[in-house]
This is a predicted structure of a 137-nucleotide RNA (c-di-AMP riboswitch aptamer (ydaO/yuaA leader)) from a Chloroflexota bacterium.

Formats: sequence, C1' cells, structure tokens
RNA sequence: AGGAGCGCCCUGCCUAAUCGCCGGCAAGCAACCGGCGGCCGGGGGACCCAACAUCUGGGGUGAACUCCUUUCGAGGAGCGGGCAACCUGAUCGCCCGAACCCGUCAGCUAACCCCGUCGGCAGUGGAACAGGCCCGC
Repeated sequence: AGGAGCGCCCUGCCUAAUCGCCGGCAAGCAACCGGCGGCCGGGGGACCCAACAUCUGGGGUGAACUCCUUUCGAGGAGCGGGCAACCUGAUCGCCCGAACCCGUCAGCUAACCCCGUCGGCAGUGGAACAGGCCCGC
C1' cells in the first nucleotide's frame, strides 16, 4: 500500500414491512420490550353475476410458474420479478424464479369482521442510456 473480518455512522437495495405518540428499562440518548394511532399490505364476508365443483382433497401469501432435456448433479426455452432523486421506455447489461401458511373449509362480494407491519442485503458501481419531471445556478 492492498485485502479480509468486526463495530459505529452515512448512502442505498429487496419486501406491505415504515412514520408518530405513551409507558417500561435506563444517569441520559439510542436500542430493546409493551401498548395506541397514521400510511402501506393481506384474508374472510350478501343480493346480482359466475361456477357445477368436492381424495388425484381444496385453499392462501408471494415474481417465484409452464414445458423440454437429463449423466438425476442439473441444463435450456417461454413467461414472471428486481437493479440508485422520481415516472416511463429500451430483446441492451446483471441478477432472482424461493419459502411458508390454513386444515376438509373459503368464487366474486356492499355493509361488516379479522390479521400483518418481519426479515435479508449492498458500498465507486448498470449508480449506465433515452424521454419526462423535480431541484439548483
């Protein structure tokens, strides 16, 4: 000098998962725990409409599905999702296509009822390009 790791701060990404107030803990702030509320997200639930299902059980959250090949490790294609102020675009680039839950039961669904608000990452870069918009001069 460089690299790796750890802690704090900052900036940002995936996700609905964030903002505020009160109390506890505490010397105090933050964090953490509990409660309440806003934003955001999800489920149940009429008429009408739809459907003719129910062991090959059925259903929900989510982008996370389908098909083909396979030496059974995985690979390929289509399609779906994400990538830096913000919105849109571009077959251009990079990456992801998991996991969990309900428990025999649920179409849509006004009123109404219920629930969640976790967790995981990144660090000079595609954080690039085009149009718009915002801000500053």
Background: The prediction has a mean pLDDT of 81. The source organism's lineage runs through Bacteria, Bacillati and Chloroflexota.